[in-house]
RNA sequence: UAUAAAGUUUUCUAGGGUUCCGCAGCUUAUGGCUGGUCUGGUCCAAGAGAAAACAUACAGUUAUCUGUGUACACGGAGGGAGAAAAGCCCGGGAAAA
Numbered sequence: 001u002a003u004a005a006a007g008u009u010u011u012c013u014a015g016g017g018u019u020c021c022g023c024a025g026c027u028u029a030u031g032g033c034u035g036g037u038c039u040g041g042u043c044c045a046a047g048a049g050a051a052a053a054c055a056u057a058c059a060g061u062u063a064u065c066u067g068u069g070u071a072c073a074c075g076g077a078g079g080g081a082g083a084a085a086a087g088c089c090c091g092g093g094a095a096a097a
Stems, first nucleotide, its partner, number of pairs: 007054006015044002020041002022038001023035005055070006072092001078090003
């Protein structure tokens, strides 16, 4: 310096905000307004978090089957969006080691 299944998806979690619901306050009150400096439900959510499925490599097997493996991972600023924000996306990027 180059190369890689070092892959994909789903369900979640840490985390995140405030469209909707709830909650709190006000109000002209089956409604309306304000508040996320409201625990929460819905919602968003990890490359460096979890689980599962698929995929893949090797071995075994009568096998749409079984077993094993799929490592490591410090990291801004800034920008982007559905209501908004984020460990989301740019991005295993810049930089560092």
Overview: Guanidine-I riboswitch aptamer from Anaerosolibacter carboniphilus, 97 nucleotides, folded computationally. Model confidence (mean pLDDT): 81 of 100. The RNAcentral record of the sequence draws on Rfam. Rfam family: Guanidine-I riboswitch aptamer. From the family's description: This family represents a conserved RNA structure found upstream of the ykkC and yxkD genes in Bacillus subtilis and related genes in other bacteria. For this family Rfam cites "Metabolism of Free Guanidine in Bacteria Is Regulated by a Widespread Riboswitch Class" (Nelson et al., Mol Cell, 2017).